[in-house]
Context: one part of a larger RNA
RNA sequence: GAGUAACGAUAAAGGGGGUGAAAAACCCCCUCGCCGAAAGCCAAGGUUUCCUGUCCCAUGUUAAUCAGGGCAGGGUAAGUCGGCCCCUAAGGUGAGACCGAAAGGUGUAAUCGAUGGGAAACAGAUUAAUAUUUCUGUACUUCUAUAUAUUGCGAAGGAGGGACGGAGCAGGCUAGGCUGGCAUGGCGUUGGUAGUCCAUGUGAAAGUACGUAGGUUGGAAUUUUAGGUAAAUCCGGAAUUCCUUAAGACUGAGACACGAGACGAUGCUCUACGGAGCAGAAGCAGUUGAUGCCAUACUUCCAGGAAAAGCUUCUAAGCAUCAGAUAUAUAGGAACCGUACCCCAAACCGACACAGGUGGUCAGGUAGAGAAUACUAAGGCGCUU
Repeated sequence: GAGUAACGAUAAAGGGGGUGAAAAACCCCCUCGCCGAAAGCCAAGGUUUCCUGUCCCAUGUUAAUCAGGGCAGGGUAAGUCGGCCCCUAAGGUGAGACCGAAAGGUGUAAUCGAUGGGAAACAGAUUAAUAUUUCUGUACUUCUAUAUAUUGCGAAGGAGGGACGGAGCAGGCUAGGCUGGCAUGGCGUUGGUAGUCCAUGUGAAAGUACGUAGGUUGGAAUUUUAGGUAAAUCCGGAAUUCCUUAAGACUGAGACACGAGACGAUGCUCUACGGAGCAGAAGCAGUUGAUGCCAUACUUCCAGGAAAAGCUUCUAAGCAUCAGAUAUAUAGGAACCGUACCCCAAACCGACACAGGUGGUCAGGUAGAGAAUACUAAGGCGCUU
C1' cells in the first nucleotide's frame, strides 16, 4: 500500500420467546423464501466423524452459549443380509518337466482367483445412539443323532441340467395414482359455508394352500443297439404296442383363502412439557396403469452369443442281516468376520468446511409425449460475516 481487496454461487429473510457475561448466526414457535429424477437407501472410499454430558484457548474466512472442534462416557447383537464356504472366468502361482551361463522363462497335474453360478425371513414394536440382527407374532433352510416303516446303495467316471447374444411386437397382471363411497373431526370477524363444503384416514408381509392368464412339449411301455475311453437299468440311435389331437406332463405371474387377536385417524387421562398410558372408527368400490412381474417367454436377425460346482440320474470298484438310501417323527446344531455414521458430500478424490469429480437403486401430484420444463407433497434446506 491499507484497515484497502476479500470473507467461496444473488435460494432471503422477518418477528416473538428461551439460554447466556454477551445472541443477526444456538434452541423453540409463527410468518417468508429455495430444492423437490431433488431428498431417501446401498457399493466404493473414509475410519468414530455416530449418541449423550460438558468446555470455548486453538480450529470454523466474523461472533458463538453452537459444531464434523477439545475432554469424558456410551453406542454397531444375524442359521436366513453381505462375506467366509462350494464352484469356476480372464488372469496368477506352479511339484515333476522343457529351455537358459546365471538371473530366470515357459508350462502339465494341481492350486488360487468374482466383477458371475450355488440352501433358507417376513410384518409390527422398540433405543439418546442398532436392528430383515433385539423383542412379539408367524415362517423357512440345512446338517447331525435316534426311532419307525420301506429298500440296491455306491464316484474324482458317463449322461441330463445349470446355460446365457442383439433387436422387436402383442397380451395378461401388479406396484402406484385418481375418483366415488365409508369413518372421524370442523362450522368460520371477508361473497358463500350444515353442505354437491373443508381436513385427515381408508393400509398389510414372508409363508402355507390352490394351480389360473399364459409358455413349452406329444406321452407311456416293451424290445434292441458298431455310440457316450470300462460298465450301465442312464443318455443317444432303431423297432413295436397303447393312449392322444387336445388331453396329459413340465413351467407359470397374478387373484382368492388362511396368516391377521396386529396396525390404524382420533379421543381420554397423567406429565419433569421431553413424553407416558388407555380406548380405538372406517378399513370398501370403480377407473387408470408402469420403464416392474409372467419373460432366460414369443417373433426375428447374423456377427451365432462363458465355465464349473451345487442338483437329477446311471452304473464301476466295493458293500450287501451291516453300511448306505428314501419317507415320517423327535431331539439337537448352524461357528467366525462385517453391521455405528457420511455416502453427488463440510465426513470420499481434489493441500481448504474448495461453485470441480464420484457407480447402483427408488421415482408422489397438476399441466405435459416425456425421467424436459413450471409449480408443488412427503422430506430437506436459506448455502458461517
Molecule: large-subunit ribosomal RNA, domain III
Organism: Saccostrea glomerata